[in-house]
Molecule: RNase P RNA; transfer RNA
Organism: Cohnella candida
């Protein structure tokens, strides 16, 4: 110098003028006026997790469902963070990991291939059983036939075989040997991976050693195991005030009561209770609670609280590797409701481009373009003891990111600007 | 602000228990007709919204992100 990795802080500054939203104080009958002081973020975003808070309610039992998934710790809690283990990526600094179980069971593995976990296409064998031929032995008699047995050979019918061929992302763990009719973890030696066991280390994940047993992949397929989970969300919810219509239509099995109508058997959802039905209890059942049900409409688009003092911020110290926690001291730092936090001007800062050699400073080589083995080389132009090439400042123009709180916090993810520090790799110079 | 759903051809939608992405309309060509429409035959057209992961393999499963759409106030 180039290319990277990690971490941290920041998010242009100042002044003037005109505005906007809260707070406090003063004046004023009121409208309002005056003064003082405050006013977005690291992501305020996405709403992806977790909590506080509020209401329903007391979340009970069973089944189903959802989330998470190495270990230890942190925390109000988490799917977050810290430290580690194992695996993967990178030359490295470092980074990434939905990282329990495939030895609980089930499913799936398209096409190709014989076969995708119980399978025979080619090939090999055909020991065994059956078949054919030949030879020998035994028995019977009708004397060349029948029956039985043994041996040899043939073909490959049954059958055996996963070594070899090729297919595939993946072929029954790999290599060599023994063995066999041919073969095969069938057996042996060495090796790979896994499981439980014993011993050593570690809180633990895990790791080292030993012998035993086992050997396809897939759980972001069903599932099993462990842990956790009541629902809704500030349009939660509480209070005040106003208006209109506790409106219309339809349905309401059955039982009881009240009321109304009728002289009366009786009739009528007009009203109440049970029941049915509906709603809530995340889904279903039990249990519990509430309410007549459905459709069509009507009115208000007001005010106050919730609302910002909080797992708060800053400094310091102690414990801890760290995340984080404890102690002490100090501080109060937006609370709007169509939604304020802005605009203009001036000066300065940063970046880029252009221009000037008038001024200041540096100054002997430099600017531009091309090629490259990245070390340099080549071409054009300017300058070379300065009448000074070139560089910086001075001048002008443009730009100055992502983005706007809405109940509040802790995280994650995404968007985005330049800066600093530490570290890594390569090259150059000393 | 809160909650939910959907992105597949030019348009409307299937496919989403993983295995070569389809239908209707539209477009284009041919036939038919004097010509047009209708009809018949054929053809082309796809980053399955973007990115990443799991898997041998992803429109489909998972994560993240973008866009669009819908619903949610009160009458005590």
């Nucleotide at each position: 110098a180039a290319a990277g990795u990690u971490u941290g802080a920041c998010a242009g500054a100042c002044a003037a003028u005109c505005g906007c939203c809260g707070g406090c104080g003063g004046c004023g009958a009121g409208a309002g006026c005056c003064g003082c002081g405050g006013g977005a973020g690291g992501a305020a975003a996405g709403u992806c997790c977790g909590g506080g808070c509020u209401c329903c309610g007391c979340a009970g039992g069973g089944c189903a469902g959802g989330a998470u998934g190495c270990u230890g710790g942190a925390u109000a809690a988490c799917g977050u963070c810290c430290a580690g283990u194992c695996g993967g990526c990178g030359c490295g600094a470092g980074c990434c990991g939905a990282a329990g179980g495939a030895u609980a069971g089930u499913g799936c593995c398209a096409c190709a291939g014989a076969a995708a976990u119980g399978g025979a296409c080619c090939g090999c064998c055909g020991a065994u059983g059956a078949c054919u031929g030949c030879u020998c032995c035994c028995c019977a008699c009708u004397u060349g036939u029948g029956g039985g047995g043994a041996g040899c050979a043939g073909a490959a019918c049954a059958g055996g075989u996963a070594a070899g061929g090729g297919u595939g992302g993946a072929a029954c763990c790999g290599u060599g040997g023994u063995g066999u009719a041919a073969g095969a973890g069938a057996c042996c030696a060495c090796g790979a991976g896994g499981a439980g066991c014993a011993g050593g280390g570690g809180u633990g994940a895990c790791u080292c050693u030993g012998a035993u047993c086992c050997u396809g992949g897939u759980a972001a397929a069903c599932c099993c195991c462990a842990u956790c989970c009541g629902g809704a969300g500030c349009a939660a919810g509480a209070c005040c005030u106003a208006a209109g219509a506790g409106a219309a239509c339809g349905c309401g099995a059955g039982c009881g009561g009240c009321g109304g109508c009728g002289c009366a058997u009786g009739c009528c959802g007009g009203c109440c209770g049970c029941a049915a039905g509906c709603c809530c209890u995340u889904g279903c059942c039990c249990g519990g609670g509430g309410c007549g049900c459905g459709u069509u409409g009507g009115g208000u688009u007001g005010g106050u609280c919730g609302c910002u003092u909080g797992a708060g911020c800053c400094g310091u110290u102690c414990a801890g590797c760290a995340a984080u926690g404890g102690g002490c001291g100090g501080c109060c730092u937006a609370g709007a409701a169509a939604g304020a936090u802005g605009a203009u001007u001036g000066u300065c800062g940063c970046u880029u481009c252009a221009g000037u050699c008038c001024g200041u400073g540096g100054g002997a080589g430099g600017a531009c373009g091309g090629c490259u083995c990245c070390g340099g080389c080549c071409g054009u132009c300017c300058g070379c003891g300065a009448u000074g090439a070139c560089c910086a400042c001075u001048u002008g123009a443009a730009g100055u990111a992502c983005a706007g709180a809405a109940c509040c916090c802790g995280g994650c993810u995404u968007a985005c600007g330049g800066c600093a520090a530490a570290c890594u790799u390569u090259c150059c110079g000393g | 602000g809160c909650u939910g759903a959907u992105g597949u051809a030019g348009c409307u939608c299937a496919g989403c228990u993983g295995g070569u992405a389809g239908a209707g309309c539209a477009a284009c060509g041919c036939a038919u007709u004097c010509g047009u429409a209708a009809u018949g035959c054929g053809u082309a057209g796809g980053u399955c919204g973007g990115g990443g992961g799991u898997u041998c393999g992803a429109a489909u499963c998972c994560c993240u992100u973008c866009a669009u759409c819908a619903g949610c106030a009160c009458c005590a």